Predicted 3D model of a 79-nucleotide RNA (c-di-GMP-I riboswitch aptamer) from a soil metagenome.
Order: sequence, then C1' cells, then structure tokens
RNA sequence: UAAGAGCAAACCCGUCGCAAGGCGGGGACGCAAAGCCACCGGUCCUUAGAAACAGGGAAGGGAUAGCGGGGUUGCCGAA
Repeated sequence: UAAGAGCAAACCCGUCGCAAGGCGGGGACGCAAAGCCACCGGUCCUUAGAAACAGGGAAGGGAUAGCGGGGUUGCCGAA
C1' cells in the first nucleotide's frame, strides 16, 4: 500500500457580463464531500447624492462553496 467510481486547478477555444466572474468543450493542479446552499467572517468587482475638482471612504448591488466557519445530502469499507 483496499476495490469500483466521482469531481476538475492553471492554461487554450467559444460564449455571457462594465467587471469580478459564470457557462460549454478540451485539459489535470489537486480534492474524503473540490456534492448542494451566500447564514457569518474573509477576499475580489462595481458603486450614488450632497456647489465644483481631486484624493480617500462609504450606503447599496454583484462574485467567490477549489478561503474558512455553519447547514444539508452522500459511494465503499476494517468500523
């Protein structure tokens, strides 16, 4: 040092989006939930009005479940 399976990072092509990023195909860095869910924190994008400009910050909106916590479902097996 099980068995049979599963998912799919980066990157490339196409597509949607202001963007973050998402979807499809190719492709595998890895994953015992890398199945699903934006409730909490983190991170990323976007972002008014108030006399004007610049800088900073921010209500609000969006994304990330492969950042962590939490919820929920789940294959095999000594258990």
The sequence is in RNAcentral, with records from MGnify.